Predicted 3D model of a 166-nucleotide RNA (glmS glucosamine-6-phosphate activated ribozyme aptamer). Its mean pLDDT, the model's own confidence on a scale to 100, is 78. The model forms 85% of the base pairs in the Rfam consensus. The sequence was found by an Rfam model in a public genome assembly. Rfam family: glmS glucosamine-6-phosphate activated ribozyme aptamer. On this family, see Hampel and Tinsley, Biochemistry 2006: "Evidence for preorganization of the glmS ribozyme ligand binding pocket". Gene Ontology terms of the family: regulation of gene expression and catalytic activity.
[in-house]
């Protein structure tokens, strides 16, 4: 100095790159005629890219894999790993009557369903500037979503026993 292993930390629309495609160089190759350049194809070496943000976590266990939403229009292809999503079970908690217990249903601390209205700082692309031979990268200011969430209104939303109150 390089590689391997283990551990820890960080990141969670997050990380990574053996494939394809892309860039640069070298060599070969074809168009092809004398030769060369350019171009085509191939090999090798080096390199770049490989999802733009919004939203998303009660605790534990298990399962399946295309884990929500839009922006953009590109390889944002292809793949690996992970993941706050989904489904099932248990526990805890909240709501359904003022309280308690048991059960049922709906939910997850902003803790019911349906409908309406209002509201909720997108980022990338593009543009400009800068860096790189190049693929491409960094920075700046402005703009534009949807889902979900929040607020208000309307409609709908338990059973039994005991207590309190009237």
């Nucleotide at each position: 100095c390089a590689c391997c292993c283990a551990u820890c930390a960080a990141a969670a629309g997050c990380g990574c790159c053996a494939g394809u495609g892309c860039c640069u160089g070298u060599a070969a190759u074809g168009c092809a005629g004398u030769a060369a350049a350019a171009c085509u194809u191939u090999a090798c070496a080096g390199g770049a890219u490989g999802a733009c943000g919004a939203g998303g976590a009660g605790a534990g266990g298990g399962a399946a894999g295309g884990a929500u939403c839009g922006a953009a229009g590109a390889u944002u292809c292809g793949g690996c790993g992970g993941a706050u999503g989904u489904c099932c079970c248990u526990c805890c908690g909240c709501g359904c009557c003022c309280c308690g217990c048991g059960g049922g249903c709906g939910c997850g601390u902003g803790a019911c369903g349906c409908g309406g209205c209002c509201u909720u700082u997108a980022a990338a692309u593009a543009u400009g500037c800068g860096g790189g031979c190049g693929a491409c990268c960094g920075c700046a200011a402005a703009a534009c979503a949807a889902a979900g969430g929040g607020g208000c209104c309307g409609c709908g939303g338990c059973c039994g026993c005991g207590g309190a109150g009237a």